[in-house]
């Protein structure tokens, strides 16, 4: 250094849900706390597809309220995948 694994051994993360006088656009989600579904990368990055959210504006019905598109833009790294670092054990 490559590759396979999570038996064991020391760790580490945190789903749902619940609180918040917090962030966002009363959005998606995100933070801080509790919590633990689980995870050998459930660490890190939106590079590339998925998926969600799309207030304002355009556009298109519509008297009004409104509703429909698709896009700018935003979020998911626990959706795959690529990429870089990483604890232990075997080969």
């Nucleotide at each position: 250094a490559a590759c396979u694994g999570a038996a064991a051994a020391a760790g580490g993360c945190a789903a749902a849900c619940c609180a918040g006088a917090c962030c966002g656009a009363u959005a998606a989600g995100g933070c801080u706390g509790g919590g633990a579904c689980g995870c050998a990368a459930a660490g890190a990055u939106c590079c590339a597809g998925a998926c969600c959210c799309g207030a304002u504006a355009c556009u298109a019905a519509c008297u009004u309220c409104u509703u429909u598109g698709g896009a700018a833009g935003g979020g998911u790294g626990g959706c795959u995948g690529a990429u870089c670092c990483g604890c232990c054990a075997g080969u």